[in-house]
RNA sequence: CGGCUUGUAGCUCAGACGGAAGAGCACUCGGCCGAUAACCGAGAGGCGGAGGUUCGACUCCUUCCGGGCCGA
Numbered sequence: 001c002g003g004c005u006u007g008u009a010g011c012u013c014a015g016a017c018g019g020a021a022g023a024g025c026a027c028u029c030g031g032c033c034g035a036u037a038a039c040c041g042a043g044a045g046g047c048g049g050a051g052g053u054u055c056g057a058c059u060c061c062u063u064c065c066g067g068g069c070c071g072a
Base pairs, nucleotide, nucleotide: 001071002070003069004068005067006066007065010025011024012023013022019055027043028042029041030040031039048064049063050062051061052060
């Protein structure tokens, strides 16, 4: 320098054919218990940034940024 791939909740990952985002663990509150853990219930929390297309974008296009792999 070029190519491919990847970026979704604190962590590990689903979702992606465009119609409107979920799980497990963790965290907070409550229940249960003599108490703790476990268990049960509830809650908070997110689509890497910026443009574009569209009635509508996490999903498509462009570009930038970060990670990984390959080539030179």

Annotation:
Transfer RNA from a soil metagenome, 72 nucleotides, folded computationally. Rfam family: tRNA. Its family is annotated with triplet codon-amino acid adaptor activity in the Gene Ontology. Rfam classes the family as a transfer RNA. Rfam describes the family as follows. Transfer RNA (tRNA) molecules are approximately 80 nucleotides in length. The coordinates come from a structure-prediction model, not an experiment, and the mean pLDDT is 81. RNAcentral holds the sequence, with entries from MGnify.